[in-house]
Transfer RNA from an archaeon, 72 nucleotides, folded computationally. It matches the Rfam family "tRNA". The family's RNA type in Rfam is transfer RNA. The RNAcentral record of the sequence draws on ENA. Model confidence (mean pLDDT): 85 of 100.
RNA sequence: AGGGGAGUGGUCUAGUGGUAUGAUGCGACCUUCACAUGGUCGAGAUUGGGAGUCCGAUUCUCCCCUCCCCUA
Numbered sequence: 001a002g003g004g005g006a007g008u009g010g011u012c013u014a015g016u017g018g019u020a021u022g023a024u025g026c027g028a029c030c031u032u033c034a035c036a037u038g039g040u041c042g043a044g045a046u047u048g049g050g051a052g053u054c055c056g057a058u059u060c061u062c063c064c065c066u067c068c069c070c071u072a
Base pairs, nucleotide, nucleotide: 001071002070003069004068005067006066007065010024011023012022018055026042027041028040029039030038048064049063050062051061052060
């Protein structure tokens, strides 16, 4: 320098046009003498940043940033 892949709550992850799923962690409550386990509920995401297409974008297109792999 060129090519390919990835980026989604604190962490890991599902979703491939119709407004984001689950696990874990966190908080409250129940259970216990107490802890652990278990159960119920809750908070927590500008879907890496920007632009475009579309009635509507995590999803499609372009640019940029970060990380990984390959080639030179």